[in-house]
Formats: sequence, C1' cells, structure tokens
RNA sequence: GCCUUACCGUUGGGGUGCUUCGGCUGAGAUGCGCGGAAACGCGCGAACCCAUCGAACCUGAUCCGGAUAAGACCGGCGUAGGGAACGGGUUUCGCCAGACA
Repeated sequence: GCCUUACCGUUGGGGUGCUUCGGCUGAGAUGCGCGGAAACGCGCGAACCCAUCGAACCUGAUCCGGAUAAGACCGGCGUAGGGAACGGGUUUCGCCAGACA
C1' cells in the first nucleotide's frame, strides 16, 4: 500500500395490510395538503427497514398448501425475474513492496 471488516457520513430505495374496531402480524400498519361520490391517486413529511455479500421492496399473483374472525398470518413459489452506492474507516487475518538488523 492492497484485500477483508465492525462502524460512520452523505445520498438513494421501499412499504404501510387485515379486522368482529377489542385487536392480529410486523422493524415499521401514516401526519398534513390537493383531487375524487367513493375506492383511491398525487405531493410533502414522520418513524422504521434496506442499498449489489442486495428476500427492504416490486413482479409472477385474482398463484398453490395450511391455519384464521380476517389478511403473503405461516409455508411454498425462491438457486425465479427485477431492485436503490459512493466516500471515510479501527482491530484481526492474508498478500505485495521497501527500510533496518
């Protein structure tokens, strides 16, 4: 010096479901504004999670099996197809180069 790496910073990505309204699962289940009859859509934000060693999240999917009051609630699908990165950086291990003995 390189590699590896806890970690840090910046930047970016992402979803917010079900309900018998008591709650359930989860890290997280939404505060405001605008539009809309509603469903919902768009924008800004909060917390949380995730960022290529990438199951955060999306697609397949109005999927399959099981359980449930119900729901990706659990399992499968899944070695599937996509998915947002740069900088700094201690210790240990390894490698390379140099100096000295």